Large-subunit ribosomal RNA, domain IV from Mucilaginibacter sp. 94, 329 nucleotides, folded computationally.
[in-house]
Context: one part of a larger RNA
RNA sequence: UCAUGGCUAAGGAACUCGGCAAAAUGGCCCUGUAACUUCGGGAGAAGGGGCGCUGGUAGCAAUAUCAGCCGCAGUGAAAAGGCCCAGGCGACUGUUUAACAAAAACACAUGGCUUUGCAAAAUCGAAAGAUGACGUAUAAGGCCUGACACCUGCCCGGUGCCGGAAGGUUAAGAGGGGAUGUUAGGGUUAAACCGAAGCAUUGAAUCGAAGCCCCGGUAAACGGCGGCCGUAACUAUAACGGUCCUAAGGUAGCGAAAUUCCUUGUCGGGUAAGUUCCGACCUGCACGAAUGGUGUAACGAUCUGGGCGCUGUCUCAGCCAUGAGCUCG
Numbered sequence: 001u002c003a004u005g006g007c008u009a010a011g012g013a014a015c016u017c018g019g020c021a022a023a024a025u026g027g028c029c030c031u032g033u034a035a036c037u038u039c040g041g042g043a044g045a046a047g048g049g050g051c052g053c054u055g056g057u058a059g060c061a062a063u064a065u066c067a068g069c070c071g072c073a074g075u076g077a078a079a080a081g082g083c084c085c086a087g088g089c090g091a092c093u094g095u096u097u098a099a100c101a102a103a104a105a106c107a108c109a110u111g112g113c114u115u116u117g118c119a120a121a122a123u124c125g126a127a128a129g130a131u132g133a134c135g136u137a138u139a140a141g142g143c144c145u146g147a148c149a150c151c152u153g154c155c156c157g158g159u160g161c162c163g164g165a166a167g168g169u170u171a172a173g174a175g176g177g178g179a180u181g182u183u184a185g186g187g188u189u190a191a192a193c194c195g196a197a198g199c200a201u202u203g204a205a206u207c208g209a210a211g212c213c214c215c216g217g218u219a220a221a222c223g224g225c226g227g228c229c230g231u232a233a234c235u236a237u238a239a240c241g242g243u244c245c246u247a248a249g250g251u252a253g254c255g256a257a258a259u260u261c262c263u264u265g266u267c268g269g270g271u272a273a274g275u276u277c278c279g280a281c282c283u284g285c286a287c288g289a290a291u292g293g294u295g296u297a298a299c300g301a302u303c304u305g306g307g308c309g310c311u312g313u314c315u316c317a318g319c320c321a322u323g324a325g326c327u328c329g
Base pairs, nucleotide, nucleotide: 001324002323003322004321005320006319007318008317010315011314014313019310027051028050029049030048031047036041038147052069053068054067055066056065057064058063070074082308083307084306085305086304087303088302089300090299094106095105111144112143113142114141115140116139122131123130124129148295149294150293151292153225154224155223158222159221160218161217162216163215164214167213168212169211173207174206178202179201180200181199182198185194186193226244227243228242229241230240253287254284265281266280267279268278269277
């Protein structure tokens, strides 16, 4: 000096990003126990008292009660919840990054949409076959949401999906009008030229499915949910009016929020002093309704703010023990 323990005057979080760490609480019995609540809880809430030994009495005894005794201390050692208030998130018990993350992430019961009539859909496989399932729509698969309470608004123009089949477009294929090459023959003094059938090459019209175009439906499908100007007898504001655009212009609820840039917004609370916190306001840069919205008892090794208790975290250090190092021998 380091590590691990033990103790500490007065103060008691002044430490620090933050009470991290430590201290404190702790067992059993009695008493007593709030808000809130889904009436189960919350709750061991909180808070308060007792606990040893000897003798008497009651009792079979556990035990209860009375009297007395000792110590600083009686669950005499060890082992054995700290508590409260408020808020965010997630309902909950669970699960997870084996070896830096345990969470607000995943799952979950619940709700919804959708596919599937059984040789089911879906999945694996080249197939046979298998799973689904020795199940049968109160079933099985996919997707989303995530207890519960109150709710879940408007938009089908785009994309997707479903349905429709009149018209347009349209592949392979069918079709083969024609065109070209070749030449028996014709023609010519010789050439040019003409040229049937066949063969070969090419090929117009026409017919031709789904899809796409088209028509309709569908948002708990993917998604989207405006701007400008004016107006009330103080001012301010605008219930109201005008106008442009749109498929429709954000409803209820919430709101400086796990979302607010400006921003330490403004007001109130808490503090002597508060960029955090709580309650409001609404000017929502850029909340918003199963990509769920708003609440919510209980729960949480969750996150945030405050308080009581407690303490070497600190003011500010000191001493002791053990181990290691260092110096000397």
The prediction has a mean pLDDT of 88. It matches the Rfam family "Bacterial large subunit ribosomal RNA". Rfam links the family to the GO terms ribosome and structural constituent of ribosome.